[in-house]
This is a predicted structure of a 356-nucleotide RNA (Bacterial RNase P class A) from a Thiotrichales bacterium. The RNAcentral record of the sequence draws on ENA. Its Rfam family is "Bacterial RNase P class A". By type it is a ribozyme.
RNA sequence: CGAGCCGGCCGGGCAGCCGCGGAGGGCCCCUGGUCCUUCGAGGAAAGUCCGGGCUCCACAGGGCAGGGUGCCAGGUAACGCCUGGGGGGCGCGAGCCCACGGAAAGUGCCACAGAAAACAGACCGCCGAUGGCCGGGUCCGCCCGGCACAGGCAAGGGUGAAAAGGUGCGGCAAGAGCGCACCGCGCGGCUGGUAACAGCCGUGGCAGGGUAAACCCCACCCGGAGCAAGACCAAAUAGGGGGACUGUGCCGUGGCCCGCGGUGUCCCCGGGUAGGUCGCUAGAGGCGUGCGGUGACGCACGUCCCAGAUGAAUGGCUGUCCACGACAGAACCCGGCUUACAGGCCGGCUCACGUU
Numbered sequence: 001c002g003a004g005c006c007g008g009c010c011g012g013g014c015a016g017c018c019g020c021g022g023a024g025g026g027c028c029c030c031u032g033g034u035c036c037u038u039c040g041a042g043g044a045a046a047g048u049c050c051g052g053g054c055u056c057c058a059c060a061g062g063g064c065a066g067g068g069u070g071c072c073a074g075g076u077a078a079c080g081c082c083u084g085g086g087g088g089g090c091g092c093g094a095g096c097c098c099a100c101g102g103a104a105a106g107u108g109c110c111a112c113a114g115a116a117a118a119c120a121g122a123c124c125g126c127c128g129a130u131g132g133c134c135g136g137g138u139c140c141g142c143c144c145g146g147c148a149c150a151g152g153c154a155a156g157g158g159u160g161a162a163a164a165g166g167u168g169c170g171g172c173a174a175g176a177g178c179g180c181a182c183c184g185c186g187c188g189g190c191u192g193g194u195a196a197c198a199g200c201c202g203u204g205g206c207a208g209g210g211u212a213a214a215c216c217c218c219a220c221c222c223g224g225a226g227c228a229a230g231a232c233c234a235a236a237u238a239g240g241g242g243g244a245c246u247g248u249g250c251c252g253u254g255g256c257c258c259g260c261g262g263u264g265u266c267c268c269c270g271g272g273u274a275g276g277u278c279g280c281u282a283g284a285g286g287c288g289u290g291c292g293g294u295g296a297c298g299c300a301c302g303u304c305c306c307a308g309a310u311g312a313a314u315g316g317c318u319g320u321c322c323a324c325g326a327c328a329g330a331a332c333c334c335g336g337c338u339u340a341c342a343g344g345c346c347g348g349c350u351c352a353c354g355u356u
Stems, first nucleotide, its partner, number of pairs: 002351009012321007020040009042327001046338002049336005054226004066222005071085005086100001087098004101217002106215002108211003123157002125153003130150002132147006165183006184206001185204008230278004240269006249263005285304008322325001
């Protein structure tokens, strides 16, 4: 200097004026008005995809169904998140990516091509030792040549994403784990590691296509609904329950009496609607320092208070500066993930080239 990788951070600044929401205080003509002080969106407030707090409902325990997660260890309130590690893949590298349990339980599926896509099988091909047929020789034991009939084979070709492990040597009629060496695989053991796993030794010539974000099996986890949750105060109107009062009246039921139901006035009670209050924001909180830990994170001390609306505020104008300003706005709260984002800052690291 160029090309990259990882992590952290910022997200127009300043000043003036006007306006809006919350809190505290003062004054007034007190459901309100006005003045002063102070606070007032984000890194994603978003998607609502996971996890938890909180609230109400349900619930002895266990099982079934259903859903989710899926290498190991740790972190955490919890997680499908994060950290560290193992394995696999990509990259020269810094680094990045991976639902990464089980296919020798069962079932399903595997387009096209191809002989064959899962009980293995044989299109081209190779062989034809052995048996057969034909010809020749013969010392009559058999030998040689041919055919490709029985049969043997899967090396080579061809198809495919995938075809009974790969390379080499031996072997054979031709071949083949048929034999051997190395690699791969299964099983057993030892060593290291908390573990995933790795290494080594022995052993078996070798089980057997792929697919489980297909059904399924295994292990673990999971009650339901959500702040319009839920709690409290409480009109008007209508209706409900109880009591008292008056002629013991009227109406209904019934042939009649009793009975039963309804009907008047006043008082009391409770439910609930409108409306209001709480829930509501001080919290698994932010910042700083120290300590423990590789790290995620934890502990201790100090310090700070940082929106809380309910037609729902956070805006507008002017001046000035610059690199000319992106994506986007709370609605119970918190931890994550994912997605969107103009531009810029800081730190660490890798590769290439040049110079010293």
Taxonomically the source falls in Thiotrichales (Bacteria, Pseudomonadati, Pseudomonadota, Gammaproteobacteria).